About this RNA
Model confidence (mean pLDDT): 81 of 100. Predicted 3D model of a 113-nucleotide RNA (SAM riboswitch aptamer (S box leader)) from Hymenobacter nitidus. Of the family's consensus pairs, 94% are formed in the model. NCBI's taxonomy places the organism under Bacteria, Pseudomonadati, Bacteroidota, Hymenobacteraceae, Hymenobacter.
RNA sequence: AAUUUAUACAGAAGCGGCGAGAGAACAGGCUCCCUGACCCGCUGGCAACCUUCAUCUAAUGAAAGGUGCCAAUUCCUGCCCGCAUGGCGUAAGGCCGGCGGGAGCUAUAAGUC
Numbered sequence: 001a002a003u004u005u006a007u008a009c010a011g012a013a014g015c016g017g018c019g020a021g022a023g024a025a026c027a028g029g030c031u032c033c034c035u036g037a038c039c040c041g042c043u044g045g046c047a048a049c050c051u052u053c054a055u056c057u058a059a060u061g062a063a064a065g066g067u068g069c070c071a072a073u074u075c076c077u078g079c080c081c082g083c084a085u086g087g088c089g090u091a092a093g094g095c096c097g098g099c100g101g102g103a104g105c106u107a108u109a110a111g112u113c
Stems, first nucleotide, its partner, number of pairs: 002112007013043005021032003026078004044070003049066002052062004079102005086096003
């Protein structure tokens, strides 16, 4: 790299460094950001996938270890299905929009190769 399974509306920030973009990619929105974002380091924390321990074989609980994570639901939408139907526009064409489910993409964990 490929692939399988599970999860993704909960939760968790300070300091120092750097100095302009950042939010995975494309597009459209929206948001964060010189009152210093993003990223990096340290410390702290969250969580409980693996692991360990305890109760005890039922799943819970704890958190020493391996990861992960610490703005916004994977920030939202994009494809399909269902249900409601509204706004802009004189009207037609057209444009925009709500809720639910699924797929896809992405991320992470654990496994397989």